[in-house]
Context: one part of a larger RNA
Molecule: large-subunit ribosomal RNA, domain II
Organism: Parabacteroides pacaensis
C1' cells in the first nucleotide's frame, strides 16, 4: 500500500410539536388482586393519583371575578363576544437529565508496587604490575660554653611523579533501518586515594537521594510505576456508512471574560391558517422629505494670491527742538483681478426613497407552529474613509459573480466576457470569441495606415528627432521663387568711448547715421596680439517650377534595465499587423428539432403550458441486511437449498429476476413488526498478502 472482517445519533425517564387511533366535558388508571395461557402475554377488577373543565392574589382567601385601595374610582390579570377540547395510547421530529454520535489529551485524586538500574548511607570482605622522587625523624662525623647549624649515610612521607590491572570518558573517525535502544578504533584522564569493588542491609513519590546537572529513583522523572475514580473534561482536530425526488441558505445586526464559541434577530425548509390583491417589478400620473455631485462665497465660518491706494507703525535725514523731507520695511481699510473647504453654504441636480391611484407582468405576501444551518467570506465594477488616489492591503455603501455553478471564450486560470447543465441524439441556429497551419470556420471583399517584426490583447512617461501620411494657416513665386553655381558685398570709417591694442566681430554708447548704389549691417559666424583673411545678411546673372515657415491629427522612432527559456500559446506573418466599411462561415450543456422521465398548474375527454445546477440544511418516496409474527403463497428444495461464480433481462436508482457452472442442506414470497440495519476515508482496530 492493497484485500477481508469489525467500526460512530443509541437506550431510559421527563417534556414539547406533528401524524395515526380510542373515548370525550371529560380522559386515564398505577402498584396490586383474580382468572386464563404458559418464559416475556391476555381478560376482568383496582379511581389512589394525574391532566383538563376558572380565575385572581405574596398569602389568608374570595370567586366570573379577583388584586391593588379609604373607595361601589381608576388600573392589572381574567370572564363574557369573535366562541370553546381535552385526555390516553402508538409512531415520528426536537429539547432536558444521564458518557448521550464515535475516537483522542496534557493533567488531578486515592490505594498500592518498586533502591536486583541508579543516588547517598550502614555492616562485613576484597583489589591496586613495575619504576621514580626522597619529607619528618634517626645514626655517625663536623660544629657550639650548651644549643643552633653543616655534611654523609640511614629513613620511607605524600588527596607526590611515570605507568599495568582497575575506574573514567578529552578529542576525533566510524556507527546512526547499528554488531550495540549509547558501541567500536585511535587518542586521552586518575591509578595509596575525597580510590575502586563483592556480599548483606537502610532511605519511597510532593517523598527519597543529590561534591547540585533539575541529576538519579529498574531503557520512564520540573514529580516513578500499577490499578482505581473513569466512558475525567476537550467552546478543539479528525471521522460519521444505501438510492432517487422537491426546495435551498449564510459568512450580516445587537450582545457576550466575547472575538475560530454562543443567545436573539436576519436569510432556508416543512405543516397549518388569512383575506383575497395584500407581494415584487416596470411604466404613467400626482404628491412629498432631503442637502450629495456640481457650483458659489462683497451669503456666513475658516483658509487664501497678485496689483492699486496707504490710516498707522518702523527706519533714514534735518534740527536745540518742532514743523518737514525720503523710503527695495510692515501694514488697517477701500478698489481691481484671481482662487479654496469632509466636519463652509446664498444655491443645488441626476438617481434613489416614501405615499396614493391606474395599467401591465409576476406568483408570491403576511400570520402561527416544527426543523435547521450560517454568524472566518472572497473577487470584480462604482461611490468613499484609511494607506503613498501603494498592496492579491484594510474598513463601509450599492451591484454582481465565486462561494454552492458545470459548458464556451480568455494559451493555461474560483469569481473577466458569453451563458445557468432533467436524460438521450454521428440533427439545426446562434453568443462571446474567431475563420494561413497546429484548429472547426474567409490565404474574403473594399478604402486607408505602418516598415518599426512596430505589431500579431500586460505595460510606460517627461523629453528628443527634416520618420512618414492627412489636414489648417501665413509669406514667396513665370515681373523667375527655393536650392546650387558665377559675380559683387563698397565709401565717410580704424563710428565714438575704453584700452597696451579694440580697425564690423573683448566690452560700453547710440537720431546703428550718411554717401555711392542692382545691392552691401557702423555688421551673422570663423579668424588675428591688433590688422589681414574666409563667410553671412543683401543684390545681379544663370537655371526653370514650385518652394518656405508655423501648426493640428494618425501610425511609427529614441528614451526602454531582472533574475529557468529567445519567442505573438507555437509555427510563423509585410499581412496572417493596425484603422474603418461589408458579406459569409465556424463556434456552448444557450435556443431549437425528435424521443423519453419526474414534478407543478390548468383541463370536459385528452392533452397543453411551465419547471427540474446546487454546498450547509429542511422535506418526501423507496432499496437492501438480520430476527419475529401471521398467511389454504395449500410456497421452493438431494429431480439439488443457502453461499460462490459467469451471462441475459427488468428497474431513473439503491437493487431485483431468470439461466449455466460450482456447492451439498436448508430457504423463500406476501402483509405487518423489531433492529447490534448499509463504510473509502477516523496518521481507525484485527488478520492476511
Nucleotide at each position: 500500500a492493497c484485500c477481508u472482517a469489525c467500526g460512530a445519533g443509541u437506550u431510559a425517564c421527563u417534556u414539547u410539536c406533528c401524524c395515526c387511533g380510542g373515548c370525550a366535558a371529560g380522559g386515564u388508571u398505577a402498584a396490586g388482586a383474580a382468572g386464563g395461557a404458559u418464559u416475556a402475554c391476555c381478560u376482568u377488577c383496582g379511581g389512589a393519583g394525574c391532566c383538563g373543565a376558572a380565575g385572581c392574589g405574596a398569602a389568608a382567601g374570595c370567586g366570573a371575578g379577583u388584586c391593588u385601595u379609604a373607595a361601589c374610582a381608576g388600573g392589572g390579570c381574567g370572564c363574557c363576544a369573535u366562541g370553546a377540547a381535552g385526555u390516553c395510547g402508538g409512531g415520528g421530529g426536537g429539547a432536558g437529565u444521564a458518557g448521550a454520535c464515535g475516537c483522542g489529551a496534557a493533567a488531578c485524586c486515592a490505594a498500592g508496587u518498586g533502591a536486583u538500574c541508579u543516588a547517598c548511607c550502614c555492616u562485613u570482605g576484597g583489589c591496586c604490575a613495575g619504576g621514580c622522587u626522597g619529607a619528618a625523624g634517626g645514626u655517625u662525623g663536623g660544629g657550639u660554653a650548651a644549643c643552633a647549624c653543616c655534611a654523609c649515610c640511614u629513613g620511607g612521607a605524600g588527596g607526590g611523579c611515570c605507568g599495568u590491572a582497575u575506574g573514567g570518558a578529552u578529542a576525533u573517525a566510524c556507527g546512526u533501518u547499528g554488531a550495540a535502544a549509547a558501541g567500536u578504533g585511535u587518542u586521552c584522564c586518575a591509578a595509596u586515594g575525597a580510590g575502586c569493588u563483592g556480599a548483606g542491609g537502610g532511605u519511597a513519590g510532593g517523598g527519597g537521594u543529590g561534591a547540585a546537572a533539575g541529576g538519579c529513583u529498574a531503557a520512564u522523572c520540573a514529580a516513578a510505576c500499577u490499578u482505581g475514580g473513569a466512558g475525567a473534561u476537550a467552546g478543539c482536530u479528525c471521522g460519521u456508512a444505501c438510492u432517487c425526488c422537491c426546495c435551498g441558505a449564510a459568512a450580516u445586526g445587537c450582545a457576550u471574560u466575547u472575538a475560530g464559541g454562543u443567545g436573539c434577530a436576519g436569510c432556508c425548509u416543512c405543516g397549518g391558517g388569512u383575506a383575497u390583491u395584500u407581494u415584487a417589478c416596470u411604466u404613467g400620473u400626482a404628491u412629498g422629505a432631503g442637502g450629495u455631485a456640481g457650483a458659489g462665497c462683497g451669503a456666513c465660518u475658516g483658509a487664501u494670491u497678485g496689483g492699486a491706494u496707504g490710516c498707522g507703525a518702523g527706519g533714514g535725514u534735518u534740527u536745540c527742538a518742532c514743523c518737514g523731507c525720503c523710503u527695495a520695511u510692515c501694514a488697517a481699510g477701500u478698489c481691481c483681478a484671481g482662487a479654496u473647504a469632509a466636519a463652509c453654504u446664498c444655491c443645488g441636480a441626476a438617481u434613489g426613497c416614501g405615499u396614493a391611484c391606474a395599467a401591465g407582468u409576476u406568483a408570491a405576501a403576511c400570520c402561527c407552529g416544527g426543523g435547521a444551518g450560517u454568524g472566518a467570506g472572497g473577487g470584480u465594477g462604482u461611490g468613499g474613509g484609511u494607506g503613498c488616489u501603494a498592496a492579491g492591503g484594510u474598513c463601509c455603501a450599492c451591484a454582481u459573480c465565486c462561494g454552492a455553478g458545470a459548458g464556451g471564450a480568455g494559451a493555461a486560470g474560483a469569481a473577466u466576457c458569453c451563458a445557468g447543465a432533467c436524460c438521450a441524439u454521428c440533427g439545426g441556429c446562434u453568443a462571446a470569441g474567431g475563420u494561413c497551419c497546429c484548429g472547426a470556420a474567409a490565404u474574403a471583399a473594399c478604402g486607408g495606415u505602418u516598415a518599426a517584426g512596430u505589431u500579431g490583447c500586460a505595460u510606460u512617461a517627461a523629453c528628443g528627432a527634416a520618420g512618414u501620411c492627412a489636414g489648417a494657416u501665413u509669406g514667396c513665386a513665370a515681373a523667375g521663387a527655393c536650392a546650387g553655381c558665377u559675380a559683387g558685398g563698397a565709401u565717410g570709417u580704424u563710428g565714438g568711448c575704453u584700452u597696451g591694442g579694440a580697425a564690423g566681430c573683448a566690452g560700453c554708447c547710440a537720431u546703428u547715421c550718411a554717401u555711392u548704389u542692382a545691392a552691401a549691417g557702423a555688421g551673422u559666424g570663423c579668424g588675428u596680439a591688433a590688422c589681414a583673411g574666409c563667410u553671412c545678411a543683401c543684390u545681379a546673372g544663370u537655371c526653370g517650377a514650385g518652394g518656405a515657415a508655423u501648426u493640428u491629427g494618425g501610425c511609427g522612432u529614441g528614451g526602454a534595465u531582472a533574475a529557468u527559456a529567445c519567442u505573438c500559446g507555437g509555427g510563423c506573418a509585410u499581412a496572417a499587423a493596425c484603422c474603418g466599411u461589408u458579406u459569409a462561415c465556424c463556434g456552448a450543456a444557450g435556443c431549437u428539432g425528435u424521443g423519453g422521465a419526474a414534478c407543478c398548474a390548468c383541463u370536459g375527454a385528452u392533452g397543453u403550458g411551465g419547471u427540474u445546477g446546487g454546498u450547509a440544511g429542511g422535506g418526501g418516496a423507496g432499496c437492501a441486511u438480520u430476527c419475529c409474527a401471521u398467511u389454504a403463497c395449500g410456497g421452493c428444495u438431494u429431480a439439488g437449498a443457502a453461499g460462490a461464480u459467469g451471462a441475459a433481462g427488468g428497474g431513473c436508482g439503491a437493487c431485483c429476476u431468470u439461466c449455466g457452472u460450482u456447492g451439498g442442506a436448508g430457504c423463500g414470497g406476501a402483509u405487518g413488526g423489531a433492529a447490534a440495519a448499509g463504510c473509502a476515508a477516523a496518521u481507525g482496530u484485527a488478520g492476511g498478502u